c-di-GMP-I riboswitch aptamer from a Myxococcales bacterium, 75 nucleotides, folded computationally. The prediction has a mean pLDDT of 85.
RNA sequence: UCGUACCAAAGGCAAACCUCGGGCGACCGGGGGACGCAAAGCCACGGGACUCUCCGAGUCGGCCGGGUUGCUUCG
Numbered sequence: 001u002c003g004u005a006c007c008a009a010a011g012g013c014a015a016a017c018c019u020c021g022g023g024c025g026a027c028c029g030g031g032g033g034a035c036g037c038a039a040a041g042c043c044a045c046g047g048g049a050c051u052c053u054c055c056g057a058g059u060c061g062g063c064c065g066g067g068u069u070g071c072u073u074c075g
Stems, first nucleotide, its partner, number of pairs: 002075002005072001012037002017032006035062001041068003045065003048060005
């Protein structure tokens, strides 16, 4: 550097739900909580789904693809 994700090791993240706050809303943030995740880190570029003050604007990265960064084992 590339590949790999079985077995480990060190760890990490956090679904549903509850609660507080924000938003018209999809949803987002804090706390609790774990369904799960080898990128469940980040990015709205493409597709898709969803929302609305609707012909435009937004939301979802834990829907799929892509880009980019990172730990460890083994080769």